Predicted 3D model of a 1458-nucleotide RNA (small-subunit ribosomal RNA) from an uncultured bacterium. The sequence is in RNAcentral, with records from ENA and SILVA. The coordinates come from a structure-prediction model, not an experiment, and the mean pLDDT is 83.
RNA sequence: GAUGAACGCUGGCGGCGUGCUUAAUACAUGCAAGUCGAACGAAGCACUUUUGACAGAUCCCUUCGGGGUGACGAUGAUUGUGACUUAGUGGCGGACGGGUGAGUAACGCGUGGGUAACCUGCCUCAUGCAGGGGGAUAACAGUUAGAAAUGACUGCUAAUACCGCAUAAGCGCACAGUACCGCAUGGUACAGUGUGAAAAGAUUUAUCGGCAUGAGAUGGACCCGCGUCUGAUUAGGUAGUUGGUGGGGUAACGGCCUACCAAGCCGACGAUCAGUAGCCGACUUGAGAGAGUGAUCGGCCACAUUGGGACUGAGACACGGCCCAGACUCCUACGGGAGGCAGCAGUAGGGAAUAUUGCACAAUGGGGGAAACCCUGAUGCAGCGACGCCGCGUGAGUGAAGAAGUAUUUCGGUACGUAAAGCUCUGUCAGCAGGGAAGAUAAUGACGGUACCUGACUAAGAAGCCCCGGCUAACUACGUGCCAGCAGCCGCGGUAAUACGUAGGGGGCAAGCGUUAUCCGGAUUUACUGGGUGUAAAGGGAGUGUAGGCGGUCUGGCAAGUCUGAUGUGAAACUCCGGGGCUCAACCCCGGAACUGCAUUGGAAACUGUCAGACUGGAGUGCAGGAGAGGAAAGUGGAAUUCCUAGUGUAGCGGUGAAAUGCGUAGAUAUUAGGAAGAACACCAGUGGCGAAGGCGGCUUUCUGGACUGUAACUGACGCUGAGGCUCGAAAGCGUGGGGAGCAAACAGGAUUAGAUACCCUGGUAGUCCACGCCGUAAACGAUGAAUACUAGGUGUCGGGUGGCAAAGCCAUUCGGUGCCGCAGCUAACGCAAUAAGUAUUCCACCUGGGGAGUACGUUCGCAAGAAUGAAACUCAAAGGAAUUGACGGGGACCCGCACAAGCGGUGGAGCAUGUGGUUUAAUUCGAAGCAACGCGAAGAACCUUACCUGAUCUUGACAUCCUUCUGACCAUCCUCUGUAAUGGAGGACUUCCUUCGGGACAGAAGAGACAGGUGGUGCAUGGUUGUCGUCAGCUCGUGUCGUGAGAUGUUGGGUUAAGUCCCGCAACGAGCGCAACCCUUGUCCUUAGUUGCCAGCGGUCCGGCCGGGCACUCUAGGGAGACUGCCAGGGACAACCUGGAGGAAGGUGGGGACGACGUCAAAUCAUCAUGCCCCUUAUGACCAGGGCUACACACGUGCUACAAUGGCGUAAACAAAGAGAAGCAAACCCGUGAGGGGGAGCCAACCUCAAAAAUAACGUCUCAGUUCGGACUGUAGUCUGCAACCCGACUACACGAAGCUGGAAUCGCUAGUAAUCGCGAAUCAGAAUGUCGCGGUGAAUACGUUCCCGGGUCUUGUACACACCGCCCGUCACACCAUGGGAGUAGGUAAUACCCGAAGUCCGUGACCUAACCGUAAGGAAGGAGCGGCCGAAGGUAGGACUUAUAACUGGGGUGA
Repeated sequence: GAUGAACGCUGGCGGCGUGCUUAAUACAUGCAAGUCGAACGAAGCACUUUUGACAGAUCCCUUCGGGGUGACGAUGAUUGUGACUUAGUGGCGGACGGGUGAGUAACGCGUGGGUAACCUGCCUCAUGCAGGGGGAUAACAGUUAGAAAUGACUGCUAAUACCGCAUAAGCGCACAGUACCGCAUGGUACAGUGUGAAAAGAUUUAUCGGCAUGAGAUGGACCCGCGUCUGAUUAGGUAGUUGGUGGGGUAACGGCCUACCAAGCCGACGAUCAGUAGCCGACUUGAGAGAGUGAUCGGCCACAUUGGGACUGAGACACGGCCCAGACUCCUACGGGAGGCAGCAGUAGGGAAUAUUGCACAAUGGGGGAAACCCUGAUGCAGCGACGCCGCGUGAGUGAAGAAGUAUUUCGGUACGUAAAGCUCUGUCAGCAGGGAAGAUAAUGACGGUACCUGACUAAGAAGCCCCGGCUAACUACGUGCCAGCAGCCGCGGUAAUACGUAGGGGGCAAGCGUUAUCCGGAUUUACUGGGUGUAAAGGGAGUGUAGGCGGUCUGGCAAGUCUGAUGUGAAACUCCGGGGCUCAACCCCGGAACUGCAUUGGAAACUGUCAGACUGGAGUGCAGGAGAGGAAAGUGGAAUUCCUAGUGUAGCGGUGAAAUGCGUAGAUAUUAGGAAGAACACCAGUGGCGAAGGCGGCUUUCUGGACUGUAACUGACGCUGAGGCUCGAAAGCGUGGGGAGCAAACAGGAUUAGAUACCCUGGUAGUCCACGCCGUAAACGAUGAAUACUAGGUGUCGGGUGGCAAAGCCAUUCGGUGCCGCAGCUAACGCAAUAAGUAUUCCACCUGGGGAGUACGUUCGCAAGAAUGAAACUCAAAGGAAUUGACGGGGACCCGCACAAGCGGUGGAGCAUGUGGUUUAAUUCGAAGCAACGCGAAGAACCUUACCUGAUCUUGACAUCCUUCUGACCAUCCUCUGUAAUGGAGGACUUCCUUCGGGACAGAAGAGACAGGUGGUGCAUGGUUGUCGUCAGCUCGUGUCGUGAGAUGUUGGGUUAAGUCCCGCAACGAGCGCAACCCUUGUCCUUAGUUGCCAGCGGUCCGGCCGGGCACUCUAGGGAGACUGCCAGGGACAACCUGGAGGAAGGUGGGGACGACGUCAAAUCAUCAUGCCCCUUAUGACCAGGGCUACACACGUGCUACAAUGGCGUAAACAAAGAGAAGCAAACCCGUGAGGGGGAGCCAACCUCAAAAAUAACGUCUCAGUUCGGACUGUAGUCUGCAACCCGACUACACGAAGCUGGAAUCGCUAGUAAUCGCGAAUCAGAAUGUCGCGGUGAAUACGUUCCCGGGUCUUGUACACACCGCCCGUCACACCAUGGGAGUAGGUAAUACCCGAAGUCCGUGACCUAACCGUAAGGAAGGAGCGGCCGAAGGUAGGACUUAUAACUGGGGUGA
């Protein structure tokens, strides 16, 4: 884009189209094929004529007796008329029209031809004719059978019904003949002889009809070329089969049928079989080529309940005819009958699904008829269905208070939105009223009072559907919370969903919109146009060669292919173009083009082909050479291994990472000599050689294949490729027979290991070897089929040739092999590149997403193993290639780090402290979790803190803002009582400020609601902050260049550094964040300034820098200087830099700190704080008392104290730094053993205080013990803080005196003022450090070095990883589901075969029986028929096979799933 569509939601009008795709299932009812009286007899009806009898209204006359008139009516006969009706005979039609697509893979269809092998009613034209007879029969009547359908018998009758006879040509047949023609059989024409065959009348007198012959037209029949789906897991098929002869049959040819004869015929150019299917014009799509389809319309075919059969006829083997058989339905009196909607309506059923039991013959057409006319479910119309296409409408203009409402919001607004309302217009369509066609030429209109026109009237009656994550136009809110759901693909949903549902808004289309199904396109994704095969799927393992395909140079002929002209055909419709008609359009009409095709015919001759002739370049032969693990057979050689024999000789050998099994005192291994046997051939040896591939290696001989070089004698295209076929074909394996030294599947033992059916070791059988025969596969690989030609070079090597030179050589050149590098070109890239994966040609093989699966079934081969051929169901959205960046590696190279090593000291063992887990509990609040949680948040839980638990209490609230009313106090403070306390209650003391006097400020109470409040949740919604890799040296950008691209380059390389630090080089040149430096501190000096600091010199002194004085020094804290590889030497590349040295307080970053790139870990924190969303709101908020966070079988982390003599204790003595102090530090002095108490000087600090430094050194003691070590635990008595030390503080004194004697596996810190060790201070803090943060004192050892462990950096390599190795991922087993193979079987279906039975019926035979026409005087004949028989023959039956479908206990593998 399309559709005969269906489904969901919705639905105003009209026009034109279109409507059982399924059950070729079954059908109630009605209709769909009749007509002709001008073919015929008959019957009926109507009218009329004539006439008879009946009847007698009315009227007239009347002598009243009657006479006349004779209407309506009824009736008999008869004549005629009627364009009246009709059952029957007869004619024509019923073979058309209408329906359907079951069958059919076929001369069925399409296209083009042929018939010299044919027919043709009605129609047209032409020629001619129609004489004279005959016998029946239906209808009808009667009788009769039957329920009916339907008959039977007897009798009567007509014809354009039937039958002879006559006549007849240019008609048919037979015979022999002539001429001409043709593609064979043959045809045409002519004349001759013989012979045969015709007719119908009707009528209104206009005509119509009949017969024969010929011609035409139309319609049909048969034959042929070409085209027409899939399967080879269908390879052979065929007996009337193929052909011939004779005969039969047909309209006609023909095995169409029959008898005989022959053995043919079809088939890899796909026969046969199986499956599917009506074919075409066309339709849909597509740029086209194609692909798909075959509704409506048109052409052809086939069919008519299933199967068979003929009859009639011009035409049928007949949809609304016949006969038979089968199934089904109906009627029945049970004896027997009837039926065929795949005609139009309609019904049931099936189905996702498809309409009215309508009107009319007015038009078009058909049948009959002379015609009027009749019939016509053909057709024309109407009805139903948005099923499709087309057209129209649902209003237009104006209108901002941007109304209301709704949605949203950052609460300001924004959107719906000029949209609505309002105002001004219009009036399509629908509705109402009036008029009113064309279609019809005189009449006749179903449609239809329709189309159309006019008028009035009211904005009135008329909008939905889908979508809004990307593809793809269109976004927000709420709800939901991997649920519910969505989904075409990717995918969305696990508490902030533009993806689910709803709403608002928006987008698209619009009387429709979506979905589903199907087809084409996109898809160059079967590639003719127009693809590929080194690595993505794909080159056969190799050769030879058949068919086939393709094929060198020149000349000539032919004209099959090819090209061109003409002619015929290619139906119409459709398509396209140009016009025209419906108001437009859809639709319809006219004209043209086109229909790319086929056939015939006239030309051309380049190319292909073919025929003929020639050539030598392709190919081959000859001749002359040299090279070679080419092949086969026979022979032969040495080294080695093993075994045997003998000697020497003694205790081990062997084997491994280490061992053991094994061998050995019965003498091994080792060694010497001799012998045996089998297998393989060291060195040479080489990306060297040979071979088609597999493959081939000692030497010699014989036989033998091929290639190469040279020559140019010969042949003269003999060539290339090659489906099938045939041959060869490693290893393993199989069969038979040998052989068997070594090696060695299986197997055994020993090890290793968690195990070890392995790797390692000791043994060891098939096998390996030979001969013959199988197998036929390999990563049979260059993952690269064969052949030919062409297309820059360079450099090796093997086998030859030629030329040159100064000749064991070199140079140049040329053939044939074999390698490497490389240009153009190719390639997705990698790469290939004269040995192509380049440019071309020819031929073969193969591929078409992954898995299932090289599996199943079938077939072929094989002894077997198995090989070859080779699917499907189902399942997934990928599988795969090449390259890129990372990450990773029990890959490589280089480098660094207390990473290892070298050292020192610890932890792990003890006791205690502290944190965590676990457990417990009413609660033991919460967080932190490898490194990077665990003396962490917590710089300090008795109450408070506090978040937890129990109990009690409050509800606008403990805290904030706003409003109303009231008070001027309340609060606070103090006192008393009550209550556990809180909220409270009771009482007492105390009692505002400003003012313009209106009020205001402030505070409190009461009230109402907005709101407060939350240490409730989410660190995976966040900000901020922090940790970590890591103070590791990295991380990037701009421009340029390279690459299709991801990306690369720069940033790599050579050096160097602590460093991407610097230097050099370089398709890169620059730049940024990091490094370094700038900052602080410390180390030296100078300078400035000296109080509370200092005191060298001077003076004083109560001897204390205490005082005067001074600022020199120390020190304090401001400013400067100093260090930069600056200098020298060597190394290095004359660089960067490194090593050493000088000077210097300090030397190569002087020491330390702050400072942390791009990023990683969804790292940590919602409980510091902030914050979105969610949740609670008389509670998850607030307040109070008590309890808990302090529990305790246990486990872990971090520490303290120790285990002692480098020590403990005692005595007396020395030296710091950095800090802190007012709710504070507190001196002196006094009391206490002590903690401490009293006391209060001084100090808001370089002033006073804390404050004693300790280790150390000196002296004394202890003497190796569970101790004079160690101090836990416990008892008693105290001190201090605090409202309060019970749970649950610290300290003191006395007493008690546990474990512990240096710590398993493992593990931590540290490279110099460091480790170790010693004390001091501070923060927090009422009190409460073994923790934390600081300070100084004493003060080491070691580093060979980078193999290893851990972490990191750079380069490189591999990768199937990218959540990135804590990755990915294989198989079994268990469970569930799905499809499938096998399966004892079971049940159907299809097409054949053989036999049996054999309906109807044609044909044949017979026909004793029957028979009107003709012949015959008659008998009888001719002719026909019933009947009977035969061949064939549908359905049916039987039998064994074939194919196929379904199903099956059990079983095999496969797929999917957490």